[in-house]
Predicted 3D model of a 349-nucleotide part of an RNA (small-subunit ribosomal RNA, central domain) from a Clostridia bacterium.
Context: one part of a larger RNA
């Protein structure tokens, strides 16, 4: 490089927006760059292939033909690709109406609980464990009642329910705001798909500055356990967890399954719309969009997937090429750092 692949064997980028590029709906006309065809020129000789001949054969040599699949000029064709022009509505989008939703940002409010403080009642224990001890408590704890403070999280509802591109999102209210869906079918008229670079977002943990700090809790201390116990268990406890602004940019960032489009038996739930019908009920039928389960064909090494494909096809991107060495070294870029990204080889099996 080719061929083959990427759910679990190596392999889908964490996710989106989008530049270049690649690819691109239906009808008509034109051009003729690609494409096809005719002619002419050229494509040196040798080599190569075919046939004949000469060295006794062969290698070798001679001769004739072919070929030299190319290039250029020129005549033509117009199906396909391309370009130009005109049109179309099915792809895509806009407008109108409508309901659903933990989608996002900001502000405000609420109750339960834990902890702490103050006061009352009250007395000797509480707490904890497999059993204990450390710990707390006669300076009055635990329990209980009332009042107060503060922080964080929102029981039930709650659902293989919903929303979001992914990460993720859950008390209530308000403001601002994104997207999806349905109905009718007015408007634009291919405006589309993908997307190297690029840019943006991106759990937890971590970092910087300033706040905050109830509970929990790396580190740490003590008590146990144990041969030991730098652990598991217990009592404490600081970063952190929370807020604002910035950085970081990684995860089993998973459906371990890239995005888009079309097609390909059924059955059964559920969520959000819409239409029709009746015996008006927790009704029936139809239809669009989402989300589950089962299952045929087909696919698959098997497991399994199966209209939400891992089926049948097309377009574009990313990635893989034996295990270890190694996601290491070196270099480079980014970062305050931690480190991230890119990413080998020797050697070895």
């Nucleotide at each position: 490089c080719u061929g083959g692949g990427c759910g679990u064997a190596a392999a889908g980028g964490g996710a989106g927006u989008g530049u270049a590029g690649g690819c691109g709906g239906c009808c008509a006309a034109g051009c003729a760059a690609g494409u096809c065809u005719g002619a002419u020129g050229u494509g040196a000789a040798a080599u190569c292939c075919c046939a004949a001949g000469g060295c006794u054969c062969a290698a070798c040599c001679u001769c004739g033909g072919g070929a030299c699949u190319g290039c250029a000029u020129u005549g033509g064709a117009a199906a396909c690709u391309g370009c130009u022009c005109g049109g179309c509505u099915g792809g895509a989008g806009u407008a109108u109406c409508g309901g659903a939703g933990a989608g996002g940002u900001a502000g405000g409010c609420g109750g339960a609980a834990u902890u702490c403080c103050u006061a009352g009642u009250g007395u000797a224990g509480c707490g904890g464990u497999g059993a204990a001890a450390u710990g707390c408590g006669u300076a009055g704890a635990u329990a209980u009642u009332a009042g107060g403070a503060g922080g964080a999280a929102c029981a039930c509802c709650a659902g293989c329910g919903g929303c979001g591109a992914a990460g993720g999102c859950g008390g209530c209210c308000u403001a601002c705001u994104g997207g999806a869906c349905g109905a009718a079918g007015a408007c634009u008229g291919a405006c589309g798909c993908u997307g190297a670079g690029a840019c943006u977002c991106g759990a937890a943990g971590g970092c910087g500055u300033g706040g905050g700090g109830a509970g929990c809790a790396a580190a740490c201390a003590g008590g146990a356990u144990u041969a030991g116990a730098u652990a598991c268990c217990c009592u404490g406890g600081u970063a952190g967890u929370c807020c604002a602004c910035g950085c970081a940019g990684u995860a089993a960032a998973c459906g371990a399954u890239g995005a888009a489009u079309a097609c390909u038996a059924g059955g059964u739930g559920u969520c959000g719309g819409u239409g029709c019908c009746c015996g008006c009920g927790g009704g029936g039928c139809a239809u669009c969009g989402g989300u589950g389960c089962c299952g045929c064909a087909g696919c698959u090494a098997a497991c399994g997937c199966a209209g939400u494909a891992a089926g049948u096809a097309u377009u574009c991107c990313g990635c893989c090429u034996g295990g270890g060495g190694a996601g290491u070294a070196c270099g480079u870029u980014c970062g305050c750092a931690a480190g991230a990204a890119u990413g080998a080889a020797a050697c070895u099996c």